Order: sequence, then structure tokens, then C1' cells
RNA sequence: GGGCCUGUAGCUUAAUCGGCAGAGCACCGCAUUCGCAUUGCGGAGAAGGGAGUUCGAUUCUCCCCAGGUCCA
Repeated sequence: GGGCCUGUAGCUUAAUCGGCAGAGCACCGCAUUCGCAUUGCGGAGAAGGGAGUUCGAUUCUCCCCAGGUCCA
């Protein structure tokens, strides 16, 4: 330098052949307790960045960024 793959919440991940993005752990609040833990209930939190196509993009196309892998 080139080819291919990956990028979703703090972490691990699911689904969507283009139509409201869901869960576990973690975090916050309440209840429970003398207190903590456990447990129960509730809550906040996410599509790597940009452009394009489309009524509508996490999904399709292009560029960039980061990581992995192969070739040189």
C1' cells in the first nucleotide's frame, strides 16, 4: 500500500431480508432489614463519524475513523 471481516447502553450481547432497538450484568430510586447483603418493584441509559438513496436507514451505497485477519 491492497483484499476481506467487525463496530448496538459502562460491559456482554439479541432481533430487524428498510417501518416503535430488546435482554443480562452494572447504575439510580422505593420496599424489605436494627444496618448491609439478598430478594421484589420501578427508572435512566445505546446503532463509530459524515454524505447519499428512500415517504422512512441500525439495516442498502460511498468516504473517513478504530480494531482484527490475509497478501505484498
Molecule: transfer RNA
Organism: Candidatus Gottesmanbacteria bacterium GW2011_GWA2_43_14